[in-house]
RNA sequence: CGAGCCGGCCGGGCGGCCGCGUGCCAGCCGUCUUUCACGAGGCGGCUGGUCCGAGGCACGUCCGGACUCCAGAGGGCGGGGUGCUGGGUCACAGCCAGUCGGGGUAACCCGCAGGAAAGUGCCACAGAGAACAGACCGCCGAUGGCGGGACCGGUCUCCGGAGCGGCCCCGCACAGGUAAGGGUGAAACGGUGCGGUAAGAGCGCACCAGCGCCCGGGGUGACCCGGGCGGCUCGGCAAACCCCACCCGGAGCAAGGCCACACAGGGGGAGGACGGCCCGUCCGCAGACACCCCCGGGUAGGCCGCUAGAGCCGGCCGGCAACGGUCGGCCGAGAGGGAUGGCCGCCGCGAGCGCGCAAGCACUCGUACAGAAUCCGGCGUACAAGGCCGACUCGCCAC
Numbered sequence: 001c002g003a004g005c006c007g008g009c010c011g012g013g014c015g016g017c018c019g020c021g022u023g024c025c026a027g028c029c030g031u032c033u034u035u036c037a038c039g040a041g042g043c044g045g046c047u048g049g050u051c052c053g054a055g056g057c058a059c060g061u062c063c064g065g066a067c068u069c070c071a072g073a074g075g076g077c078g079g080g081g082u083g084c085u086g087g088g089u090c091a092c093a094g095c096c097a098g099u100c101g102g103g104g105u106a107a108c109c110c111g112c113a114g115g116a117a118a119g120u121g122c123c124a125c126a127g128a129g130a131a132c133a134g135a136c137c138g139c140c141g142a143u144g145g146c147g148g149g150a151c152c153g154g155u156c157u158c159c160g161g162a163g164c165g166g167c168c169c170c171g172c173a174c175a176g177g178u179a180a181g182g183g184u185g186a187a188a189c190g191g192u193g194c195g196g197u198a199a200g201a202g203c204g205c206a207c208c209a210g211c212g213c214c215c216g217g218g219g220u221g222a223c224c225c226g227g228g229c230g231g232c233u234c235g236g237c238a239a240a241c242c243c244c245a246c247c248c249g250g251a252g253c254a255a256g257g258c259c260a261c262a263c264a265g266g267g268g269g270a271g272g273a274c275g276g277c278c279c280g281u282c283c284g285c286a287g288a289c290a291c292c293c294c295c296g297g298g299u300a301g302g303c304c305g306c307u308a309g310a311g312c313c314g315g316c317c318g319g320c321a322a323c324g325g326u327c328g329g330c331c332g333a334g335a336g337g338g339a340u341g342g343c344c345g346c347c348g349c350g351a352g353c354g355c356g357c358a359a360g361c362a363c364u365c366g367u368a369c370a371g372a373a374u375c376c377g378g379c380g381u382a383c384a385a386g387g388c389c390g391a392c393u394c395g396c397c398a399c
Stems, first nucleotide, its partner, number of pairs: 001395004006390005012347007020053002023050012055369001059380002062378005067252004074279004079248005084098004099113001100111004114243002119241002121237003136182002138178003143175002145172005151166003155162002190208006209233001211230008256304004265295004271283003311330008348367005354361002
């Protein structure tokens, strides 16, 4: 200097003019409640002042919680979630550290990470054959078979030969053998070498990989390292159904409470309460009321929940880290059809173009993604022709 990889930060600034919203303070008006009245309180409106006023994602509604209600939340089935180990957290598949596997020269990145001899299922097409499978091409054909020939022995002979037994050679590749070589395929029932064989094959052996068993060492553990023995070797997919281990009541702020106003009740029923089912428990019933179901009517107003939190910032301590402890400081929208905008000027950043050796100058254009609605911890997605900082890896050059 170039390329890569990981992490962090910013994402407009300043000034002026006008304009929004809640809370709080003050004043005025109206109204309601209370009081004999004054007064007090609530609500609404107006004016003035004052503090504050969207995010790093508020988005997706994907996980986990806090909180609220279902009387309590018990057991089981079904259903759902997680899936290597340890740590951390309110909790979580998320986070941290590791182990193993895969990718990459590496820094680093990814992981669908328990079980395939519990069972079922799938692996198209091609191919002989896709899990205790299989013979297409090829190789062998020792043994049996077929054909041909020679030799030996002995029998018969019409002396041409016939037939029997043995043995050898050649050919065929029929029966049979084979899975080493070749082919098909994403994948073919271990790899290399030597021996052996008719030709081959873990058939045998050496080394290697894998599997099983045993032993030793390291580690909290997942696992890692080493040694020995053994049969020779029995695929992939479980983000296929499933098995195993652990975890899980349900619903959700439109949760759920309080007040005011208004109305019109009627019927059913022995059951009802819980996401489904069973057991259990509780509340009820058989005279009526609860709960539930059906028909019908009224209301949609006000207040709470509602923002001080598993909160934020900083120092120190512990820890590889995530994170925890302690001390000090801070209070940073709470709307309710739902607020923060408009204009002007200067500057910043980026791009284009012109000039310039360069520094730079002028002009034009652009300045993202996107908006709270109970809150918090995460994940996923988006983010300008964006910008800045740092660590590490590789390559090249120079010293």

A computed fold for a 399-nucleotide RNA from an Actinomycetota bacterium, annotated as Bacterial RNase P class A.
The model forms 91% of the base pairs in the Rfam consensus.
Its Rfam family is "Bacterial RNase P class A". From the family's description: Ribonuclease P (RNase P) is a ubiquitous endoribonuclease, found in archaea, bacteria and eukarya as well as chloroplasts and mitochondria.
The coordinates come from a structure-prediction model, not an experiment, and the mean pLDDT is 76.
Lineage of the source: Bacteria > Bacillati > Actinomycetota.